Predicted 3D model of a 72-nucleotide RNA (transfer RNA) from a Planctomycetota bacterium.
[in-house]
RNA sequence: GCCAGCGUAGCUCAAAGGCAGAGCUCCCGCCUUGUAAGCGGGUGGUUGUGAGUUCGAUUCUCACCGCUGGCU
Numbered sequence: 001g002c003c004a005g006c007g008u009a010g011c012u013c014a015a016a017g018g019c020a021g022a023g024c025u026c027c028c029g030c031c032u033u034g035u036a037a038g039c040g041g042g043u044g045g046u047u048g049u050g051a052g053u054u055c056g057a058u059u060c061u062c063a064c065c066g067c068u069g070g071c072u
Stems, first nucleotide, its partner, number of pairs: 001071007010024004018055001026042005048064005
């Protein structure tokens, strides 16, 4: 330099055009002499940035940024 993939909650990942979710973490409560485990509830997102298509974009298109892999 060329090609491909990925970027969504603190972490790991779903959602593949129609109200952004789960698990873990964290916080509160129950349970326990106490801790852990268990049970119930809750908090947490400009969906990497900008533009385009669409009635509507996490999703489709383009550019850029970052990461990973391959080729030279």
Rfam family: tRNA. Rfam classes the family as a transfer RNA. Its mean pLDDT, the model's own confidence on a scale to 100, is 81. The sequence is in RNAcentral, with records from ENA.